[in-house]
Context: one part of a larger RNA
RNA sequence: UGACGGGGACCCGCACAAGCGGUGGAGCAUGUGGUUUAAUUCGAAGCAACGCGAAGAACCUUACCAAAUCUUGACAUCCCGGUGACCGUCCUUUAACAGGGACCUCCCUUCGGGGCACCGGAGACAGGUGGUGCAUGGUUGUCGUCAGCUCGUGUCGUGAGAUGUUGGGUCAAGUCCCGCAACGAGCGCAACCCUUGUCCUCAGUAGCCAGCGGUACGGCCGGGCACUCUGGGGAGACCGCCAGGGACAACCUGGAGGAAGAUGGGGAUGACGUCAAAUCAUCAUGCCCCUUAUGAUUUGGGCUACACACGUGCUACAAUGGCGCCUGACAAAGUGAAGCGAACCCGCGAGGGCAGGCAAAUCACAAAAACGGCGUCCCAGUUCGGACUGAAGGCUGCAACCCGCCUUCACGAAGCUGGAAUCGCUAGUAAUCGCGGAUCAGAAUGCCGCGGUGAAUACGUUCCCGGGUCUUGUACA
Numbered sequence: 001u002g003a004c005g006g007g008g009a010c011c012c013g014c015a016c017a018a019g020c021g022g023u024g025g026a027g028c029a030u031g032u033g034g035u036u037u038a039a040u041u042c043g044a045a046g047c048a049a050c051g052c053g054a055a056g057a058a059c060c061u062u063a064c065c066a067a068a069u070c071u072u073g074a075c076a077u078c079c080c081g082g083u084g085a086c087c088g089u090c091c092u093u094u095a096a097c098a099g100g101g102a103c104c105u106c107c108c109u110u111c112g113g114g115g116c117a118c119c120g121g122a123g124a125c126a127g128g129u130g131g132u133g134c135a136u137g138g139u140u141g142u143c144g145u146c147a148g149c150u151c152g153u154g155u156c157g158u159g160a161g162a163u164g165u166u167g168g169g170u171c172a173a174g175u176c177c178c179g180c181a182a183c184g185a186g187c188g189c190a191a192c193c194c195u196u197g198u199c200c201u202c203a204g205u206a207g208c209c210a211g212c213g214g215u216a217c218g219g220c221c222g223g224g225c226a227c228u229c230u231g232g233g234g235a236g237a238c239c240g241c242c243a244g245g246g247a248c249a250a251c252c253u254g255g256a257g258g259a260a261g262a263u264g265g266g267g268a269u270g271a272c273g274u275c276a277a278a279u280c281a282u283c284a285u286g287c288c289c290c291u292u293a294u295g296a297u298u299u300g301g302g303c304u305a306c307a308c309a310c311g312u313g314c315u316a317c318a319a320u321g322g323c324g325c326c327u328g329a330c331a332a333a334g335u336g337a338a339g340c341g342a343a344c345c346c347g348c349g350a351g352g353g354c355a356g357g358c359a360a361a362u363c364a365c366a367a368a369a370a371c372g373g374c375g376u377c378c379c380a381g382u383u384c385g386g387a388c389u390g391a392a393g394g395c396u397g398c399a400a401c402c403c404g405c406c407u408u409c410a411c412g413a414a415g416c417u418g419g420a421a422u423c424g425c426u427a428g429u430a431a432u433c434g435c436g437g438a439u440c441a442g443a444a445u446g447c448c449g450c451g452g453u454g455a456a457u458a459c460g461u462u463c464c465c466g467g468g469u470c471u472u473g474u475a476c477a
Base pairs, nucleotide, nucleotide: 001477002476003474004473005472007471008470009469010468011467012466013465015461016460019425020424021423022422023421026315027314028313029312030311031310032309033308034306035305042053043052064301065300066299067298068297069296070295073125077124078123079121080120081119082118083117084116088103089102090101091100092099106115107114108113127290128289130288131287132286136284137283138279139278140277141275143273148187149186150185151184152183153182154163155162156161167178168177169176193267194266195265196264198235199234200233201232202231203230204229207225212222213221214220238261241255242254243253244252245251317418321377322376323375324374325373326372328371334365335364336363339358340357344353345352346351384415389410390409391408392407393406394405395404431453432452433451434450435449436448437447
């Protein structure tokens, strides 16, 4: 100087408390451990691994296993020889890859050849998701959006170092004010950026009977940008005004005005560093290792196993509910051409047929759902709950046996609110309800977004956890 203390003082945070809803019990989904296996590929490991890499394992992916094959190789550059193409179509063969055959088939030229492609050969080499993240770059997590981390000059100290950065106030903040052997400065904080909330202006192939006309009644047509909206530009909030407190300061408390008030809400933004944290399997890369194999191709299997244990979720256990009818309403944000697919017809349905429109404020996905109204059930393992199983179908795809999703009928299991323990959340939040997107042929209860309905509580900082500043002790560095 740091680090640590079941030392002290002060301060903060959904840290506790006050509340609301969960997890832990059940069934299922998913990840992990373990076990099993020919293989169940690899990585991630307290917080900060475990719906994580994987934004999507039937083949492919795929790295694993079995079997069958190749050896200048699936891929790159160079050399020599041959062919004129390569591709494509058909036949044959194989489990498949590989192989054989038939048809079709290049350009330039000074006619020497050249370009390009394929085949054969020789070797230089290729190749490796093999090892080491404790050799590395790059990227990322975490403390933590915590308020800290430093430097120059000066001063003090023999020196390590100190001072500044401590002190009195204040703040979300090393934020600002005052003081002070310090005076300044940098990286952080804040602001500048995006979005949302109000108004003005500009623009009008979505919106409007607002005002006029027509109407097959649908902004459908004429017509018009007033409103809604969309998208550019601008205004607006600054403790600016008033009062009180404070040291006449910084600032704090209240009020007016205002769409908004004290950082208005949300996001992006992550200082010096810590954890030899994570990643050699995104990529790059040193060294080591393999080279007729630890490389490459293919078929089939596996990653989906199952006595069990844990994490994260979904659905429930019901009456603030289930079911039926009215299909009575009201969104936002997105996506669409190898695509979205209307209307109509067929089917109980998943879906199928035909096909209008739309590169989309124009057409489509698209029905929003919770909600409201009426009816029924009458507290029961039930008209709750839907696992499991049987049967019949649908869709994608070369192919759903291992191993996909969906529909209908039947079957209806556990489950009556969950021990010790434990998690999230302070407002348009929690809770609850549906909608969309990425990945994607198909395959979400996951992930990332969107809106609808919409609470309760916070006395307070004694205690638990984490963090900051000052101080004190020290068998630690």
The part of an RNA shown here (small-subunit ribosomal RNA, 3' major domain) has 477 nucleotides and comes from an uncultured rumen bacterium.